[in-house]
Parts: sequence; C1' cells; structure tokens
RNA sequence: AAAAGGCAAACUAUUCGAAAGAAUAGGGCGCAAAGCCGACGGCCUAAGGGUGAAUUAAGCCUAUGGCGGCGGGUUGCCGAA
Repeated sequence: AAAAGGCAAACUAUUCGAAAGAAUAGGGCGCAAAGCCGACGGCCUAAGGGUGAAUUAAGCCUAUGGCGGCGGGUUGCCGAA
C1' cells in the first nucleotide's frame, strides 16, 4: 500500500447543570492518535464572590466550573511486495 478494526461533529431525544458544558441512545461531519493529560498557553461560561449604590438594579471583574475534535505535553496499533 491494502485489509480488518477503532473513534464520532452537526442534529434529535432523555437526564444533570446557573451557564458553559457533560452523560446515555440514535446519527455520521470528519479523524492515523478525534487515545490520555485541564498542573503551560488559548478559548467558553460567571452560579458564588467582588465592584457599583442612600436603597435596588444594570454594567464590569473574577474559575474554584468547562473545552483534549485549538496549540502543547505524553503513550501507542496494523503494515504486503
């Protein structure tokens, strides 16, 4: 190379969550690390907290919440002539 096998975006349903998002089932856009790592960078959210105020609120700040299918780190399968 080839073949076998693997993973599973959007979307839909149910559940959890303040949200971001996640889990399960369906689905299949893609993926050779779309395996793993959130303790480095980046990105998303802002419940709580802070700020604001005479009071109330908007707005703003903040991760202790998330994203590994963003970078990065780390481990690693098959493989003919």
The RNA shown here (c-di-GMP-I riboswitch aptamer) has 81 nucleotides and comes from a soil metagenome. The model forms 95% of the base pairs in the Rfam consensus. The prediction has a mean pLDDT of 83. RNAcentral holds the sequence, with entries from MGnify.